[in-house]
RNA sequence: UACUUAUCAGGAAAGGCGGAGGGACUGACCCAAUGAUGCCUUAGCAACCCAAAUGAGUUUCUAACUCAGGCGAAGGUGCUAAUUUCAGACAGAUAAGUU
Numbered sequence: 001u002a003c004u005u006a007u008c009a010g011g012a013a014a015g016g017c018g019g020a021g022g023g024a025c026u027g028a029c030c031c032a033a034u035g036a037u038g039c040c041u042u043a044g045c046a047a048c049c050c051a052a053a054u055g056a057g058u059u060u061c062u063a064a065c066u067c068a069g070g071c072g073a074a075g076g077u078g079c080u081a082a083u084u085u086c087a088g089a090c091a092g093a094u095a096a097g098u099u
Stems, first nucleotide, its partner, number of pairs: 002098007013042005021031003025088004043080003047077003050072001054068006084091001
């Protein structure tokens, strides 16, 4: 970079830096000098990977594996205005795997 699959009405903010646009795109509607977006630090959330108890199954049965489950948050990502903000589209985002 591309492909595949899954999810996207739930959840979770303070401080510092900085100084103008930002919310992907179009329209709407919002956020923003009472300082947004962004970056950093700390804290948090629990979607994916991970994962305790417990239950079920299989086998080569002192055990191993698979499925269900999900106490959790140590680790890898992600996320912490608004239902992906709403509508639209051959749209987007994130995760896991492959390339």
About this RNA: The prediction has a mean pLDDT of 82. The RNA shown here (SAM riboswitch aptamer (S box leader)) has 99 nucleotides and comes from a Chitinophagales bacterium. The model forms 96% of the base pairs in the Rfam consensus. Its Rfam family is "SAM riboswitch aptamer (S box leader)". Rfam links the family to the GO term regulation of gene expression.